The prediction has a mean pLDDT of 85. Predicted 3D model of a 76-nucleotide RNA (c-di-GMP-I-GGC riboswitch aptamer) from a Helicobacteraceae bacterium. It was read from a public genome assembly, where an Rfam model found it. Of the family's consensus pairs, 91% are formed in the model.
RNA sequence: GGAGAAAAAGCCAAACCCGUCGUGAGACGGGGACGGAAAGCCAUGGGUCUCAAACGAGAUCGCCAGGUUGCCUAAC
Numbered sequence: 001g002g003a004g005a006a007a008a009a010g011c012c013a014a015a016c017c018c019g020u021c022g023u024g025a026g027a028c029g030g031g032g033a034c035g036g037a038a039a040g041c042c043a044u045g046g047g048u049c050u051c052a053a054a055c056g057a058g059a060u061c062g063c064c065a066g067g068u069u070g071c072c073u074a075a076c
Stems, first nucleotide, its partner, number of pairs: 002076001003073002011036002016031006034062001040068003044065003047060005
């Protein structure tokens, strides 16, 4: 460095409920944990979703790939 078994210290937080914002997908805050080794960050490619007659404009990184930063550690 590749890699990801087990454990520890920490970290994040799906569904659902409440509040606020948004036409919407959804976002944010509180509660709550199904899960996560990048479930940190970036919409770059694909996917999915929303608005729109269309052009187009958006949402999602907890769908996948890619980029980038990072905790721990056995075997190889």